[in-house]
């Protein structure tokens, strides 16, 4: 210091141009004597930050931050 991959819900992690998802959690409801398991509903994102491109960006392009890996 130079290459490359990563950044989305509380935790793992899909989604790769057209209104943002799942499993697990967290809350409430049914069901138990009660827990636990099943089962139904919900709350939780300005998609790490800032321009650009486009009618339209999480998704393309640049910088910037942060993590991780090689090489020096």
């Nucleotide at each position: 210091g130079c290459g490359c991959c990563c950044u989305u819900a509380g935790c793992u992690c899909a989604g790769u141009g057209g209104c943002a998802g799942a499993g697990c959690g967290u809350u409430c409801c049914c069901u138990u004597g009660a827990c636990a398991u099943g089962g139904g509903a919900a709350a939780g994102g300005c998609c790490g930050g800032a321009a650009g491109u486009u009618c339209a960006a999480u998704c393309c392009u640049u910088c910037c931050a942060g993590g991780g890996c090689g090489c020096a």
Predicted 3D model of a 72-nucleotide RNA (transfer RNA) from a bacterium.
The coordinates come from a structure-prediction model, not an experiment, and the mean pLDDT is 83.
Its Rfam family is "tRNA".